[in-house]
c-di-GMP-I riboswitch aptamer from a soil metagenome, 85 nucleotides, folded computationally.
Rfam family: c-di-GMP-I riboswitch aptamer. Its family is annotated with cyclic-di-GMP binding in the Gene Ontology.
RNA sequence: AAAGGGCAAAACCAGAGCAAUCUGGUGACGCAAAGCCACGGGUCCACUGCCGCUUCGCGGACGGGAGGACGGCCGGGUUGCCGAA
Numbered sequence: 001a002a003a004g005g006g007c008a009a010a011a012c013c014a015g016a017g018c019a020a021u022c023u024g025g026u027g028a029c030g031c032a033a034a035g036c037c038a039c040g041g042g043u044c045c046a047c048u049g050c051c052g053c054u055u056c057g058c059g060g061a062c063g064g065g066a067g068g069a070c071g072g073c074c075g076g077g078u079u080g081c082c083g084a085a
Stems, first nucleotide, its partner, number of pairs: 006031002011026006029072001035078003039075003042070004050064003
């Protein structure tokens, strides 16, 4: 190569969450690590809390980002299937 198998985007339905997003079902756009790990970069969210701004003060709005999400954005780490002539 071939063959067997694997995963499952969007959308829709149900559920969880403030949100990003996640889980299950249907579904297949794609994927050879689209297996696993938030370590570096990136993107996104941020109710409550914290800081700033505003206010006489509180609240609200706004900015920040403690924290969170994405591994199907990139890098790194780690494990790993088939493979004829």
The sequence is in RNAcentral, with records from MGnify. The prediction has a mean pLDDT of 84.